[in-house]
């Protein structure tokens, strides 16, 4: 320089055209003399940034960006 995966919640990760989820975190209750566990509730996303197909894009096409891999 080529080439390939990957980029969704604070962390890990799903989902692959038609309504954004889990699990840990985190707050708030229930219990505790308090504190943990355990249970029951909630908050939190403009989906790496644009731009295009579409009647509609997390999901398909294209650029740039960032990180990991393999050649050379």
């Nucleotide at each position: 320089g080529g080439c390939u995966a990957c980029u969704u919640a604070g962390c890990u990760c799903a989902g692959u055209g038609g309504c954004a989820g889990a699990g840990c975190a985190c707050a708030g209750g229930u219990c505790u003399c308090g504190u943990a566990c355990a249970c029951c509730u909630g908050g939190g996303g403009u989906g790496g940034a644009g731009a295009g197909u579409u009647c509609g894009a997390u999901c398909c096409u294209c650029u740039c960006a960032g990180u990991g891999g393999c050649c050379u």

This is a predicted structure of a 72-nucleotide RNA (transfer RNA) from Cognatishimia sp. The coordinates come from a structure-prediction model, not an experiment, and the mean pLDDT is 84. It matches the Rfam family "tRNA". Rfam links the family to the GO term triplet codon-amino acid adaptor activity. The organism belongs to Cognatishimia, within Bacteria.